[in-house]
């Protein structure tokens, strides 16, 4: 330098055009002599930034940023 892929909650990941979810973590309650585990409930997101398409974009297109792999 070329090609491909990824970026969504604190972390790991879903959602592949129609109001963004799960597990873990975190907070409260419960249980226990107590801690952990278990059970119940809850908070937490402008979906990397900007622009475009569309009635509607996490999702499609363009530019930029960050990361990974392959080739040279």
């Nucleotide at each position: 330098g070329g090609c491909u892929c990824c970026c969504u909650a604190g972390c790991u990941c879903a959602a592949u055009g129609a109001u963004a979810g799960a597990g873990c973590a975190c907070g409260g309650c419960u249980c226990u002599c107590a801690u952990g585990a278990g059970g119940c409930c809850g908070g937490g997101g402008u979906u990397c930034g900007g622009g475009g398409u569309u009635u509607g974009a996490a999702u499609c297109c363009c530019c930029g940023g960050g990361g990974a792999g392959c080739c040279a």